[in-house]
RNA sequence: CGCGGGGUAGAGAAGUAGUAUCUUGUCAGGCUCAUAACCUGAAGACCCAGGUGCAAUUCCUGGCCCCGCAA
Numbered sequence: 001c002g003c004g005g006g007g008u009a010g011a012g013a014a015g016u017a018g019u020a021u022c023u024u025g026u027c028a029g030g031c032u033c034a035u036a037a038c039c040u041g042a043a044g045a046c047c048c049a050g051g052u053g054c055a056a057u058u059c060c061u062g063g064c065c066c067c068g069c070a071a
Base pairs, nucleotide, nucleotide: 002069003068004067005066006065007064010024011023012022013021018054026042027041028040029039030038047063048062049061050060051059
């Protein structure tokens, strides 16, 4: 240099056009003599920049980063 896969709440993963879901964690409340467990609620995220489109996490282009294959 070439090819492929990936980047989404603190962590791990889904979602492939119609405003993002789950597990775990954090915080608050409830329950309890108390803690754990359990129940309820809240905060918290689409790598960056353009393009198409009524609408982009999703499609297209170009970058950045990570992993792998080949050399």